[in-house]
């Protein structure tokens, strides 16, 4: 330089036009003599950002950011 991939509660992912979802994690509870595991509930999301399609958008289209690879310049 250009080609891919991906960005979604704290963590690692899923959803690919029609309720924002799992797993662990947290915080209360209950169960235990007690921790753990196990049960019962709950908090937590501007789905990078901006626009634009559409009845409707996390999904589709455009451009910007950021990361991950793979190329390409430069002596």
């Nucleotide at each position: 330089u250009g080609c891919g991939g991906g960005g979604u509660g704290g963590a690692g992912c899923a959803g690919a036009g029609g309720c924002a979802g799992c797993u662990c994690g947290c915080c209360a509870g209950g169960c235990u003599c007690a921790u753990a595991a196990c049960c019962u509930g709950g908090a937590g999301g501007u789905c990078a950002g901006a626009g634009g399609u559409u009845c409707g958008a996390a999904u589709c289209c455009u451009c910007u950011c950021c990361c991950c690879g793979c190329u390409a310049c430069c002596a």